RNA sequence: CGGGAUGUAGCUCAGUUGGUAGAGCACACGACUGAUAAUCGUGCGGUCAGAAGUUCAAUUCUUCUCGUCCCGACCA
Numbered sequence: 001c002g003g004g005a006u007g008u009a010g011c012u013c014a015g016u017u018g019g020u021a022g023a024g025c026a027c028a029c030g031a032c033u034g035a036u037a038a039u040c041g042u043g044c045g046g047u048c049a050g051a052a053g054u055u056c057a058a059u060u061c062u063u064c065u066c067g068u069c070c071c072g073a074c075c076a
Base pairs, nucleotide, nucleotide: 001072002071003070004069005068006067007066010025011024012023013022019056027043028042029041030040031039049065050064051063052062053061
């Protein structure tokens, strides 16, 4: 320098031919217990990496930027 993949809750990950985002774990509270653990219930938690564009409507499509990873080229 070129190509590709990826970015969604504290963590690991789903999601949608474009129609107002979910699970598990974690955390808080409650039930249970003599008390923990386990189990069960409830709750909290997100401007879907950032910006712009298209659209009635964008996590989803397009462009640019940024982070991470992989491959190639160049140099040595």
Transfer RNA from a Clostridiaceae bacterium, 76 nucleotides, folded computationally.
The sequence is in RNAcentral, with records from ENA.
Its mean pLDDT, the model's own confidence on a scale to 100, is 82.
Its Rfam family is "tRNA". Rfam classes the family as a transfer RNA.